A computed fold for a 328-nucleotide part of an RNA from a Bacteroidota bacterium, annotated as large-subunit ribosomal RNA, domain IV.
Context: one part of a larger RNA
RNA sequence: CCGUGGAGAAGGAACUAGGCAAAUUAACGCUGUAACUUCGGGAUAAAGCGUACCAUCCUCGGAUGGUCUCAGUAAAAUGGUUCAACCAACUGUUUAGCAAAAACACAGGGCCCUGCAAAAUCGAAAGAUGACGUAUAGAGCCUGAUACCUGCCCGGUGCUGGAAGGUUAAGGAAGCUUGUCCGGAGUCAAUCCAAAGCUUGCGACCGAAGCCCCAGUAAACGGCGGCCGUAACUAUAACGGUCCUAAGGUAGCGAAAUUCCUUGUCGGGUAAGUUCCGACCUGCACGAAUGGUCUAAUGAGUUGAACACUGUCUCCUCCACGAGCCCG
Numbered sequence: 001c002c003g004u005g006g007a008g009a010a011g012g013a014a015c016u017a018g019g020c021a022a023a024u025u026a027a028c029g030c031u032g033u034a035a036c037u038u039c040g041g042g043a044u045a046a047a048g049c050g051u052a053c054c055a056u057c058c059u060c061g062g063a064u065g066g067u068c069u070c071a072g073u074a075a076a077a078u079g080g081u082u083c084a085a086c087c088a089a090c091u092g093u094u095u096a097g098c099a100a101a102a103a104c105a106c107a108g109g110g111c112c113c114u115g116c117a118a119a120a121u122c123g124a125a126a127g128a129u130g131a132c133g134u135a136u137a138g139a140g141c142c143u144g145a146u147a148c149c150u151g152c153c154c155g156g157u158g159c160u161g162g163a164a165g166g167u168u169a170a171g172g173a174a175g176c177u178u179g180u181c182c183g184g185a186g187u188c189a190a191u192c193c194a195a196a197g198c199u200u201g202c203g204a205c206c207g208a209a210g211c212c213c214c215a216g217u218a219a220a221c222g223g224c225g226g227c228c229g230u231a232a233c234u235a236u237a238a239c240g241g242u243c244c245u246a247a248g249g250u251a252g253c254g255a256a257a258u259u260c261c262u263u264g265u266c267g268g269g270u271a272a273g274u275u276c277c278g279a280c281c282u283g284c285a286c287g288a289a290u291g292g293u294c295u296a297a298u299g300a301g302u303u304g305a306a307c308a309c310u311g312u313c314u315c316c317u318c319c320a321c322g323a324g325c326c327c328g
Base pairs, nucleotide, nucleotide: 002322003321004320005319006318007317008316010314011313014312019309027051028050029049030048031047036041038145052067053066054065055064056063057062068072080307081306082305083304084303085302086301087299088298092104093103108143109142110141111140113138114137120129121128122127147293148292149291151224152223153222156221157220158217159216160215161214162213165212166211167210171206172205175202176201179198180197183193184192185191225243226242227241228240229239252286253283264280265279266278267277268276
């Protein structure tokens, strides 16, 4: 000097990003137990008291009397507690080896597909899973207990339905056309005309789905405005005007796990509070199953506060054991 334990005057979180670590608490019995609540819980809530040994009695569980200690769950094992907020309902699952969570899952809710040789999936196929099941079933997607709810928009993209019209492939096709060429013409030379067959190219017209088109559909993907004026102080604007849109954000919540300005403003807590809690609403840029808002219980979750407790600290000291180092 380091490690692991132990003890500490006075103070008691002043430490620190943060009570990290340590300490406190602890067992059993009795008394007693709040808000809130889904009436089950919360709850070992909290808070308090007792506990050994000996003798006697006894209904065998205790009662009475006595003895000793600083101390009787005498060692060890063995909950610190409370208040408030956020998130997730919960038990559960996860990054084997830096993340255990607010992420995943979940019961519950919804949409969509599928009538059985089902849809969906694997495979080239045979075949198999689905399922020896049959719509109270099976597959996919989203949301995520319960409670109260889930507004407006179908213009875009998707999906579903429709079939009148437009467009339209392969294919068919009247007709036209290229080459070759029987044959014919030709100063039998060049060359020209050119039947049939084969062949080159074009082609009016016929021609499905799709697309255009017409509807529906948002717990499909998604979206949910601006400017100006106006009330008998001022301020504000229930109200009016105007432009644009498919429709202009409803309920609820709101400086929020979302707020830039921002340490917003006010209140609470502190002597003092960029955090926290309650409000306000000016929502840069909340918002309703990409769910919205409450919520008892639960959580090795996140945040703030308090009591108890302490070497975390003021401010360090001592002891034991084990390393290192120094000396011999």